[in-house]
Molecule: small-subunit ribosomal RNA
Organism: Armatimonadota bacterium
RNA sequence: ACUACGGAGAGUUUGAUCGUGGCUCAGGAUGAACGCUAGCGGCGCGCUUAAUGCAUGCAAGUCGAGCGAUGAGUUCCUACGGGGACAUCAGCGGCAGACGGGUGAGUAACACAUGGGUAACCUACCCCCAAGCCGGGGAUAACGCCUGGAAACAGGGGCUAAUACCCGAUGAACACGCGGGAGGGGACUUUGCGCGUGUAAAGUUACGGCGCUUGGGGAGGGGCCUGUGGCCCAUCAGCUAGUUGGUAGGGUAAUGGCCUACCAAGGCGAGGACGGGUAGGGGGUGUGAGAGCACGGCCCUCCACAAUGGGACUGAGAGACGGCCCAUACUCCUACGGGAGGCAGCAGCAGGGAAUAUUGCGCAAUGGACGGAAGUCUGACGCAGCGACGCCGCGUGGGCGAGGAAGGCCUUCGGGUUGUAAAGCCCUUUUCUGGGGGAAGAGGUAGGACGGUACCCCAGGAAUAAGUGUCGGCUAACUACGUGCCAGCAGCCGCGGUAAUACGUAGGACACGAGCGUUAUCCGGAUUUACUGGGCGUAAAGCGCCUGUAGGCGGUUGGAUAAGUCGGCUGUGAAAGCCCUGGGCUUAACCCGGGGAGGCCAGGCGAUACUGUCUGACUUGAGGGUGACAGAGGGGAGUGGAAUUCCCGGUGUAGCGGUAAAAUGCGCAGAUAUCGGGAGGAACACCAGUGGCGAAGGCGGCUCCCUGGGUCACUCCUGACGCUGAGAGGCGAAAGCUAGGGGAGCGAACAGGAUUAGAGACCCUGGUAGUCCUAGCCCUAAACGCUGGAUGCUAGGUGUGGGAUCGAGAGGUUCCGUGCCGCAGCCAACGCGGUAAGCAUCCCGCCUGGGGACUACGGCCGCAAGGCUAAAACUCAAACGAAUUGACGGGACCCCGCACAAGCAGCGGAGCGUGUGGUUUAAUUCGAUGCUACACGAAGAACCUUACCUGGGUUUGACAUGUAGGUGGUAGGACGUCGAAAGGCGUGCGACCCUUCGGGGAGCCUACACAGGUGCUGCAUGGCUGUCGUCAGCUCGUGCCGUGAGGUGUCGGGUUAAGUCCCGUAACGAGCGCAACCCUUGCCCUUAGUUACAAGUGUCUAAGGGGACUGCCGGCGAUAAGCCGGAGGAAGGUGGGGAUGACGUCAAGUCAGCAUGGCCUUUAUGUCCAGGGCUACACACACGCUACAAUGGGCGGUACAAAGGGAGGCGAAGCCGUGAGGUGGAGCGAAUCCCAGCAAAGCCGCUCGUAGUUCGGAUUGCAGGCUGCAACCCGCCUGCAUGAAGUUGGAGUUGCUAGUAACCGCGCGUCAGCCAUAGUGCGGUGAAUACGUUCCCGGGGUUUGUACACACCGCCCGUCACGUCAUGGGAGUUGGCAACGCCUGAAGCCGGUAGCCUAACCGCAAGGGGGGCGCCGUCGAAGGCGGGGCUGGCGACUGGGACGAAGUCGUAACAAGGUAGCGGUACCGGAAGGUGCGGCUGGAUCACCUCCUUU
Repeated sequence: ACUACGGAGAGUUUGAUCGUGGCUCAGGAUGAACGCUAGCGGCGCGCUUAAUGCAUGCAAGUCGAGCGAUGAGUUCCUACGGGGACAUCAGCGGCAGACGGGUGAGUAACACAUGGGUAACCUACCCCCAAGCCGGGGAUAACGCCUGGAAACAGGGGCUAAUACCCGAUGAACACGCGGGAGGGGACUUUGCGCGUGUAAAGUUACGGCGCUUGGGGAGGGGCCUGUGGCCCAUCAGCUAGUUGGUAGGGUAAUGGCCUACCAAGGCGAGGACGGGUAGGGGGUGUGAGAGCACGGCCCUCCACAAUGGGACUGAGAGACGGCCCAUACUCCUACGGGAGGCAGCAGCAGGGAAUAUUGCGCAAUGGACGGAAGUCUGACGCAGCGACGCCGCGUGGGCGAGGAAGGCCUUCGGGUUGUAAAGCCCUUUUCUGGGGGAAGAGGUAGGACGGUACCCCAGGAAUAAGUGUCGGCUAACUACGUGCCAGCAGCCGCGGUAAUACGUAGGACACGAGCGUUAUCCGGAUUUACUGGGCGUAAAGCGCCUGUAGGCGGUUGGAUAAGUCGGCUGUGAAAGCCCUGGGCUUAACCCGGGGAGGCCAGGCGAUACUGUCUGACUUGAGGGUGACAGAGGGGAGUGGAAUUCCCGGUGUAGCGGUAAAAUGCGCAGAUAUCGGGAGGAACACCAGUGGCGAAGGCGGCUCCCUGGGUCACUCCUGACGCUGAGAGGCGAAAGCUAGGGGAGCGAACAGGAUUAGAGACCCUGGUAGUCCUAGCCCUAAACGCUGGAUGCUAGGUGUGGGAUCGAGAGGUUCCGUGCCGCAGCCAACGCGGUAAGCAUCCCGCCUGGGGACUACGGCCGCAAGGCUAAAACUCAAACGAAUUGACGGGACCCCGCACAAGCAGCGGAGCGUGUGGUUUAAUUCGAUGCUACACGAAGAACCUUACCUGGGUUUGACAUGUAGGUGGUAGGACGUCGAAAGGCGUGCGACCCUUCGGGGAGCCUACACAGGUGCUGCAUGGCUGUCGUCAGCUCGUGCCGUGAGGUGUCGGGUUAAGUCCCGUAACGAGCGCAACCCUUGCCCUUAGUUACAAGUGUCUAAGGGGACUGCCGGCGAUAAGCCGGAGGAAGGUGGGGAUGACGUCAAGUCAGCAUGGCCUUUAUGUCCAGGGCUACACACACGCUACAAUGGGCGGUACAAAGGGAGGCGAAGCCGUGAGGUGGAGCGAAUCCCAGCAAAGCCGCUCGUAGUUCGGAUUGCAGGCUGCAACCCGCCUGCAUGAAGUUGGAGUUGCUAGUAACCGCGCGUCAGCCAUAGUGCGGUGAAUACGUUCCCGGGGUUUGUACACACCGCCCGUCACGUCAUGGGAGUUGGCAACGCCUGAAGCCGGUAGCCUAACCGCAAGGGGGGCGCCGUCGAAGGCGGGGCUGGCGACUGGGACGAAGUCGUAACAAGGUAGCGGUACCGGAAGGUGCGGCUGGAUCACCUCCUUU
């Protein structure tokens, strides 16, 4: 530079992420079907199901120029007897009915495709060439007569022709035999040669021809053989008797075991025989980037079939779709004796089915059969009809048209949208309707089914013509209403439980458009079977290990060859199709011409690098030799000590043993303990080590014998002898099995004791199999490094075992093992990293979503247990790996907090107050419900409040706004009357504002809009609040790390009350929090001082300021932050107190405080009134008060506050009352007066003396006071009387770390009063204790595990019960398929033949030859009988499985899951499961050891 034109993804597992992996979607296609819809034309296509059955018509005939015959008709001749021509039904004869047309049943095969072979073959009609066509003969259909039969049809006698049949002649280049020659690699063949033998014919004519016979050649067509190619199942592994071969014969056109006899014993198979299933094959078609995958409808081609099965005849050709025979099934006719039939030809019918057309026209064209031809026949074919079934084309109008009309829909009510869309104006006429003209398709004359069609012209008139699907994401298109987990949608994810863009409807929008959707199927996407182009440590996946067969693969270097391989050439690869190109229908679809492409095909030629083959050489792979070394390598025999147990004896006495604690058990019949002696079995402490050995399993005292492997050194020998390894063979822990031994300890099962709700377990006491040995089975495992074997290559560092070597040593070099860290690289990540999971090569094994299922069935193995191999239905939209952030743990670590501990006072017991639950009730209104509800909303329920109940009223309303109308004695109030009141009725009074003097406004009445609702939803909300928590946390920007979620920062070392600060640091900064700023209090100062105090002052009041900052000193600490101590100071290390509450959590609380969406209600769920209820009471809980007494009670005396409140208020003095209180009214809007002389505990005295009291005051009676319309339900206070429970409170539980707890009183709010002992403030008196952080609770940080993420109040397993579904077994039962054995055996070919018949030839004849019939035999379809094989349906009962909203029992697993879990095996158990044995880490935690990293 040219060519090449070619590959898109998405949704869904999670809180999030990456990966693995399945499911699903977007595309294209169809012989389609279904739903809705539908104007026209062209070209195609149209029973995919029942190869089911078929009425009716048609689909194969033709030739008179082969022959006889016939005679209605026409015509010609006629000597009228007749003859000829035309013509013709049937017949004889010829050719064609083997083509054309249909179908896909069967067939896995030389059936098909492709390439070859035929020296093993045939070929009618056609073409070319050569030769010939002579002489005779006997019959027979038709026809006529007779006979039988319902019919189909048949029989007998008689006549006749031929291109029918027969005999003879001639004859070879034909056929056969023999001889010799030539050719070929060869079985063999053959030209020409010689000899012998045999064999032909047909006529007709219009005289042009057409035919006939023999031989040779051609073209086209076929038969047979063969290489190669193309389906599934190995849960089909062995198959085979004409089987494999030979010889001889038969048969055929021809080879052949095709067939027969005899002989031999072969043949096929893992490169898949045999069997089973499925299927016509190809050209091609669909899809795909391609490679592939799927398919084989129309068209072309080959094959097979013609109701099912068998058979032959004729013929060039058939085992014959519209021929024959037989058998069977079915249908039809019948006079019951017999007959007829075969649409998978074209139409058509029935049936089946989701589904597939006219009983049309024509031989005009193309093609075919016959004929010399004319022509006849042709449902082949050409056309038309039906069907949007497909492809293609056209149209349903075009332009202008905004006041953006009306209507619809939405709306924030402004508007938006439908929308230039419509209307309206102008224009056009494809289509449509009407009228007129009118083909090509025929070489030449006539002849056109289609067809008065295509096409052309004229007229009319926007006229005749739009739907379907979708609008949550994928995926393009959104709102309203209805519905309320209902109805429904759905391809996947998923929508719907009152605000649904997901259901239904509407408006609008999007897509395609005479179509649009849906369903089904195929390819694609799916690199999800991976050749192109995947994987196997943990996701699915390395066989438990080794030896080795076939096979695959194979070191260095020559030579030969040319099989693979490569190159160009030749042949073939039909046409159609496909691609390119040109052309024809107005275009396109469609059609025609030209070119190209297409094979794992064949032939010959050439090349020789690589592979193969043959041959030669080599040494590095491999093996051997020599020398040395280490070792729990294996087998056998022997032997040793310690310990446990048992037995005997001694000492000795009451316990021992066991556990968290106990008990069972053992022991006074002497245990345990201890000493001595003995027996027996099993295992080998220390050494011992991520040490050693082995292929793996595995191997551990010592000695001996036998034996396998390895390493190092030397580089001596062989000379590629190698690697891997399907099948196969061997080995193979533990458990288990058989037989015989043995049996100390341990110990499934079992028994007992505990534990527990239970305890079929964990713990304890016993204990049998077993564990051990011998012989034989079993053959599994977390048989693991979850990592197959071999070889080569690719930085280092550091341990350790064995060898060699250098070195005095230290130390180094090298080989083989065995660990750790780590570069590059790899990986989804974790991690791997010369012992690879890196880079490569070779070989084997294995995987393909989860469950079902380490299962069923079948097969093989086993004594059994069981093992190996190994599905399907059904079901799910996931299952899974690694890592991340959280949360959680009966995981770990660090640190806080009145969290525990140490203390003080309480609560829990009593009585009472209050709240709540429960119960009750007409109502006991409602809410709050672990901490974070329960003296909470309530800081004041007798009425009111009040929301509840009963009853009585009322309906534009108790309250707001608007509109319209009305109203002057109106609104309103007074009085009377009814009533419980609300309210009703009546009587008589009687207004207000503005005014232009008309009136207007307000009020009132009526009507309509509307009001009203403490009705519902706090899970529709705002706002506010509680809680974690005054805890120290929560985040961001940029950068950096990681594929990513995310991490880093925020971590580490210190320190702090604090993510407070310092230092380190891939982080550097910042924000919300912390702290500080604010208020108050303590000290000082300044200013101002009324009403405080006697002045003056400044205790005091109230306004401002100062003061404290680890600032100073010492010590500790990293010279830091800071900590400890000290000085000074009223005060220290945030001085005390308050206000202040990060990101967020709890769908926390509140619709009844308020606000508010939606829903509901509207003579009531609104509103008014009276009375009742919220105050109930067998109980239970919570918060309190008062007590139980002497640190006390009572009485008397006496002292000291602070902070508040006060006008419908606080209320003084004085007087009355025992008192509550009354009276009284001064003073005070308050530093002035009052509550209030304020206090109480305290202090000083007296008394009581441990008692149910001089404690305690509940309860009750009586008498009073106060508030209020009113104290019955249901207030408070006073006096007198009464005097209950209670004597310090079980389990348990609360508060508090200093002016705190405790004790003491005072005030205030609400409020007429008060059930306040509550709440909130104020001052008075005024402690104890904190060793400490193990434990409980809560919280912060780090780390670890996780199957949790609604986050442990999580997740989750199995039995049982119920329902549904599919499936295994099953006494059996009932079908199908293919064989086998025996019996019977049709048609028919072949063979035999003694009976019967017989024109042609021979013979004078008799007779013969030959033929036919009949009969017999072999074979033989079908049938029958029989036992098996394979494969279905049904099946009482039974096994497990899957799924289902909330069922039952337990709690197995996930955290150390509360006994770590898992896996193999064995036993046991309602169930998960438990236990034993040996094994694994895919176990947490702690300690120790070893190794490694850093310094």